Predicted 3D model of an 84-nucleotide RNA (c-di-GMP-I riboswitch aptamer).
RNA sequence: ACAGGAAAAAGGCAAACCAUCCGAAAGGUUGGGACGCAAAACUACGGGGCUACGGUUAAUUGCCAUGAUAGCCGGGUUGCCACU
Numbered sequence: 001a002c003a004g005g006a007a008a009a010a011g012g013c014a015a016a017c018c019a020u021c022c023g024a025a026a027g028g029u030u031g032g033g034a035c036g037c038a039a040a041a042c043u044a045c046g047g048g049g050c051u052a053c054g055g056u057u058a059a060u061u062g063c064c065a066u067g068a069u070a071g072c073c074g075g076g077u078u079g080c081c082a083c084u
Base pairs, nucleotide, nucleotide: 003084004083005081012037013036017032018031019030021028022027035071041077042076043075045074046073047072048069050067054064055063056062
């Protein structure tokens, strides 16, 4: 330096749900709360699924991302502890 994480220590994050605010929605913020997590840190570059204000359609419960998701997967960047 790279690859991997059986046991342990220090510290870290926080699902559902509840309250709150933002948003058309999906979803997000803050507080409580812990299902879990060794990248559950950062990044929408590729794929997936989610939503449809608006657009499209003769019309719709159809279709469209420019919205959102990193706790769906892959790629990129950075990083704690211990062992091989």